[in-house]
Context: one part of a larger RNA
RNA sequence: CCCUCGUUAAGGAACUCGGCAAAAUCGUCCCGUAACUUCGGGAGAAGGGACGCCCCGGUAGGGUGAACUCCGUACGGAGGGAGCCCGAGGGGGCCGCAGUGACUUGGUCCAACCGACUGUUUACCAAAAACACAGGCCUCUGCUAAGUCGAAAGACGACGUAUAGGGGCUGACGCCUGCCCGGUGCCGGAAGGUUACGCGGAGUUGUUAGCGCUUCGGCGCGAAGCAGUGAAGCUAAGCCCCGGUAAACGGCGGCCGUAACUAUAACGGUCCUAAGGUAGCGAAAUUCCUUGUCGGGUAAGUUCCGACCUGCACGAAUGGCGCAACGAGUUGGACGCUGUCUCAACGAUAGGCUCG
Numbered sequence: 001c002c003c004u005c006g007u008u009a010a011g012g013a014a015c016u017c018g019g020c021a022a023a024a025u026c027g028u029c030c031c032g033u034a035a036c037u038u039c040g041g042g043a044g045a046a047g048g049g050a051c052g053c054c055c056c057g058g059u060a061g062g063g064u065g066a067a068c069u070c071c072g073u074a075c076g077g078a079g080g081g082a083g084c085c086c087g088a089g090g091g092g093g094c095c096g097c098a099g100u101g102a103c104u105u106g107g108u109c110c111a112a113c114c115g116a117c118u119g120u121u122u123a124c125c126a127a128a129a130a131c132a133c134a135g136g137c138c139u140c141u142g143c144u145a146a147g148u149c150g151a152a153a154g155a156c157g158a159c160g161u162a163u164a165g166g167g168g169c170u171g172a173c174g175c176c177u178g179c180c181c182g183g184u185g186c187c188g189g190a191a192g193g194u195u196a197c198g199c200g201g202a203g204u205u206g207u208u209a210g211c212g213c214u215u216c217g218g219c220g221c222g223a224a225g226c227a228g229u230g231a232a233g234c235u236a237a238g239c240c241c242c243g244g245u246a247a248a249c250g251g252c253g254g255c256c257g258u259a260a261c262u263a264u265a266a267c268g269g270u271c272c273u274a275a276g277g278u279a280g281c282g283a284a285a286u287u288c289c290u291u292g293u294c295g296g297g298u299a300a301g302u303u304c305c306g307a308c309c310u311g312c313a314c315g316a317a318u319g320g321c322g323c324a325a326c327g328a329g330u331u332g333g334a335c336g337c338u339g340u341c342u343c344a345a346c347g348a349u350a351g352g353c354u355c356g
Base pairs, nucleotide, nucleotide: 001351004348005347006346007345008344010342011341014340019337027051028050029049030048031047036041038172052094053093054092055091056090061086062085063084064083068079069078070077071076095099107335108334109333110332111331112330113329114327115326119131120130135170136169137168138167139166140165141164147156148155149154173322174321175320176319178252179251180250183249184248185245186244187243188242189241192240193239194238198234199233203229204228205227206226207225210221211220212219213218253271254270255269256268257267280314281311292308293307294306295305296304
């Protein structure tokens, strides 16, 4: 110096990102316990008191219940109380600083956020406000179900049958869940437009038996057949189109003026939109400006709590707002307690180090 411990004057969080760590609390019995609440809880709330040993005395009382006696003939009933076990409360006395004497053995309270809860998770840096969850809603599926695995056979679903099974979102409970279907998706519709293969075959092209002309080299016309190409017309889903649907993906305005102080604008005008954000909440796990402003707490508070609303950029199942209980969650405060600190000291153990 360091590991693991023990103790410490006065102070008691002044330490620090933060009471991290440590200290403190701790058992049993009795008394006594608030807000709030889903009436279960919160509760071991909080906060107090007692506790050893000896004697009265294993006392009062409780449990079990033998022998024996009676009724009696049912392996029954009544009485009886031995033995064994449990065991207060009270009185008297003794010792210590200290009696759950060691060990074992909750610190507590207030407020806010998130998640209802018990659970689950990054095996080896994250246990959480993430995942799951009961509950809610939408949607698909009528059974050879939908869906899934598999070239297939086949299997799961399920030896189930819509109170069932699959998928998606939300996430206890309470109060609720507003407006927009223009875009995208999905569902329905079939009149019209467009549209593939196919059917169709108008027309057209090549070839030439033949015919015509010829400068005899060839040129022109050209039926049938065989080939090539191919218009109109007919023709499905889809798309266009017409409707529906937002607990489908999503979206939910701007400018100007106006009231008898000022300020503000219930009111009016105008432009745009599919519709212009309702309730509730709001500087928030969301607020840039921002340490917003006011209030509270502190001697002093970029954090915290309560308000305000100017919401850069909350908002209603990508749920909104509350909420008892719960949490090795996050944040702020208080009491107790302490070597965290002022500020360090001493001691013990194991190392380092020095000597051997």
Background: A computed fold for a 356-nucleotide part of an RNA from a Solirubrobacterales bacterium, annotated as large-subunit ribosomal RNA, domain IV. Rfam family: Bacterial large subunit ribosomal RNA. NCBI's taxonomy places the organism under Bacteria, Bacillati, Actinomycetota, Thermoleophilia, Solirubrobacterales.